Model confidence (mean pLDDT): 85 of 100. The part of an RNA shown here (small-subunit ribosomal RNA, central domain) has 350 nucleotides and comes from Chamaerops humilis. The RNAcentral record of the full RNA draws on SILVA.
[in-house]
Context: one part of a larger RNA
Parts: sequence; C1' cells; structure tokens
RNA sequence: UUGGGCAUAAAGCGUCUGUAGGUGGCUUUUCAAGUUUGCCAUCAAAUCCCAGGGCUCAACCCUGGACAGGCGAUGGAAACUACCAAGCUAGAGUACGGUAGGGGAAGAAGAAAUUUUUGGUGGAGUGAUGAAAUGCGUAGAGAUUGGAAAGAAUACCAAUAGCGAAAGCACUCUACUGGACUGACACUGACACUGAGAGAUAAAAUCUAGGAGAGUAAAUGGGAUUAGAUACCCCAGUAGUCCUAACUGUAAACGAUGGAUACUAGGCGUUGUGUGUAUCGAUCCGUGCAGUGUUGUAGCUAAUGUGUUACGUAUCCUACCCGGGGAGUAUGUUUGCAAAAAUAAAACUC
Repeated sequence: UUGGGCAUAAAGCGUCUGUAGGUGGCUUUUCAAGUUUGCCAUCAAAUCCCAGGGCUCAACCCUGGACAGGCGAUGGAAACUACCAAGCUAGAGUACGGUAGGGGAAGAAGAAAUUUUUGGUGGAGUGAUGAAAUGCGUAGAGAUUGGAAAGAAUACCAAUAGCGAAAGCACUCUACUGGACUGACACUGACACUGAGAGAUAAAAUCUAGGAGAGUAAAUGGGAUUAGAUACCCCAGUAGUCCUAACUGUAAACGAUGGAUACUAGGCGUUGUGUGUAUCGAUCCGUGCAGUGUUGUAGCUAAUGUGUUACGUAUCCUACCCGGGGAGUAUGUUUGCAAAAAUAAAACUC
C1' cells in the first nucleotide's frame, strides 16, 4: 500500500465538546482547476508483442510496424466535483406557548431504624452457632418504659418507569440553572456530519489537609473448625465509608455493539405530548411525533442470535485488530505527593 474485519473468536477510545483535515441538500449562472476528448512533441537502442525474411529446423539473427501508459504544449466539451454570482427551504438553528425530571446550592423532616447516655420497673441470665466457645452480665446485663444526644441512610409509592454525554441521579421545600420533547405559525437560509492532536468530565478504591464518626468494616486480636486453617463461621475492631478543599484518571467504565443520515413486514405493551370521533362525565376507540420494552417476517450470522432502538441494505467521518506466549512487560519519555497511569518494543519460544 492492498485486502478482510471489530456483540460473543484479535479488535469501538469510559463519555462528551471541538481545532486542523475529510465529507456534504435543491435550482440557475460564470469559469475550466479536477474530469473527458482530438492533435503535436517526447519517453536512446536492444528487449516484449505483431508481420515478413536469413542460418537445413530451432534457439538465435535481420527488416518493418504497433498497443498500453507517463510527462509537457495546444484546440474543443461542460454532465459531475471545485470555483464565481444569485436564489430556495425539505437538513440545521432562532423566537413564542406547553410538559416531564437532570444539576449544583441553601433550608427543613420523622411516634421509622440503629447506637450511646440518663432515670423507673425488675432480678439471672443474655448473645451467638451446624454445635459451641470467646464476648456482655449481681459494680444489676438482656427485657420493658420516660427523657436526651449523634451520625448515616431515605421504607411503602417503585414499575424490563423517568432524566442525564457518560460516570450517575429517589424523603420534602425554596430560589437558580444546562439539555430534551411537543404544538402552531414566524424568522435565518446549508449556518451541516465526523473529528487526528487538544480540552472538559469521569464509579469504587487509594492519597494530602481539616472536620465528623451512629452503623458497617480491609488490617489486626481473640473463639471455633481443621492434619494444618495466615480462610470460610462467631466475638471484638482501626483505616475507610460521611462533609469541605485538592489529587488520582482507572473498572466486566458492558448493550462486551463509535457517531451521523436514508431506506426495509407486522403483532402486543409502556412513558411524555398532540390530535380526531363519540360521551353529561370518568373514560373508551383510533391516529401523529419523540422515547423505552417484548415477540417476530425478510435479510444477515460459524452458530448463538439479531431483526425499523439491526448484528439488514447503502453513504460519510473516525478509533482499533492482524497466531499463542514473552507482555500491556523492559527501556526511554510524559503525568503524578505517592500508589501508579499513559505511550510501548525486542530477543527467545511453541
């Protein structure tokens, strides 16, 4: 470079924004760069190919001719791409009305639960397990009941429900705020898609500083079990888990499925929002748009399966893969307080 791939075999960056680049709707005009066509010059000879000839044939040799292709000059063509100019509204966006619930911030909540603490009652066990023991308890436990405090989490509603780019988001109220959907008309007039590098964000755990510390619980101690038991089970229990400020930048970050657009049978649900007919009304029966499920035809697939939310049919852009191990390692570099992260081989071996 070509080719084939990327749900599960190697392979979609965790996610988004966006620069360069690549690609790009409809109509008309200009131009002729790409494109296409004629002609000219050139690309030594030999070789290759075609025709004829010469060595008895052949290899070989001689003579003549020619294709394809490249580069340059010149004359045309104007469908397509680019350029110039003008317009359009189906893509995209703006304004207006309505709707559901996402974010960070501040405040409040409970006859909920847990633990601790302080009184009352009461008087011997309790707790744990497969069975026990360690543990707690006459210095009064456990149980029950009145008061107080603390921290964390928000039962039911709750749903293959909703929202968000992903990570993720659930008690309640307030103000602020990003995006989405829908409706009817108005406006801008291709303003679009993707996106190397770059930037932003990113669960849990770890780390730094200061707080908080109820429950839980790596480490650790003890009791069991066992041949042993550095475990599984039990009793305790510190970091952590929570808050504030900073760091890290990774996960089976999964739909193991990159983004955008168009097209291609249906059936049954469900969420948001319109609309039509009928009805006094609750509502019911249709139907449009945007999501989210299930089943399934064609097609695709090695099969499993997928199947209008494609793994189908096509176009555009992009990341990545190329036998197993060595190895996501060494070395170098960059980032980080560190832990580590990113980039990323080879020898050798099967």